[in-house]
């Protein structure tokens, strides 16, 4: 040099932090960058991968 495996650590999961869980992916690159559509123009849902908790936004009531 290639190629498998392993311990460890990182990282990643459609906008933003924190906590557990889970799941993916890695030795320098990958996991990952929603959905619809008359289609390059236009619509829609959501701050989560899942639970709680803040914050921004968004609606309604009330003072």
């Nucleotide at each position: 040099c290639c190629c498998a495996g392993g311990u460890a650590a990182g990282g990643c999961g459609a906008u933003g932090g924190a906590g557990u869980c889970c799941g993916c992916u890695u030795u320098a690159a990958a996991a990952c960058u929603g959905c619809c559509u008359u289609c390059c123009g236009g619509g829609c849902u959501g701050a989560u991968g899942a639970c709680u908790c803040c914050u921004a936004c968004c609606g309604a009531a009330c003072u």
Source information: A computed fold for a 63-nucleotide RNA from a Gammaproteobacteria bacterium, annotated as Fluoride riboswitch aptamer (crcB RNA motif). The coordinates come from a structure-prediction model, not an experiment, and the mean pLDDT is 76. Its Rfam family is "Fluoride riboswitch aptamer (crcB RNA motif)". Rfam 15.1 lists 2,293 matches to the family in 1,982 species.